[in-house]
RNA sequence: AAUCGAAAAAGGCUGACUAUUCGAAAGAAUAGGACGCAAAGUCUCAGACCUUAUUGUAUGGUAGCUGGGUUACCGAA
Numbered sequence: 001a002a003u004c005g006a007a008a009a010a011g012g013c014u015g016a017c018u019a020u021u022c023g024a025a026a027g028a029a030u031a032g033g034a035c036g037c038a039a040a041g042u043c044u045c046a047g048a049c050c051u052u053a054u055u056g057u058a059u060g061g062u063a064g065c066u067g068g069g070u071u072a073c074c075g076a077a
Stems, first nucleotide, its partner, number of pairs: 004075002012037002017032006035064001041070003045067003048062003
C1' cells in the first nucleotide's frame, strides 16, 4: 500500500414514524426519532423499481434495490 472487517478504540450516518414546507405525483428538505449500516460518504454509468400533472414514446425519483466508478477513519486476524 492493497485485500480484509474484530467481543478493539475514536467517532459517524439515520429506517419506520411525527410536525412543518415544497412538488401533479413518486418523493425531497428541516427538526425530532433510531430499524439498522464498515462506507447507510459521493456519482444515475448499467440494470431494476416507483411516479404520470402533461397526449407526450417524456419529466422526475429511489445511492438505505443490485452492480460499477470514486474518496475515506482504525488496524485484531
c-di-GMP-I riboswitch aptamer from a Clostridia bacterium, 77 nucleotides, folded computationally. It was read from a public genome assembly, where an Rfam model found it. Its mean pLDDT, the model's own confidence on a scale to 100, is 83. Its Rfam family is "c-di-GMP-I riboswitch aptamer". About the family: GEMM was predicted in a large-scale screen for bacterial structured RNA regulatory elements. The source organism's lineage runs through Bacteria, Bacillati, Bacillota and Clostridia.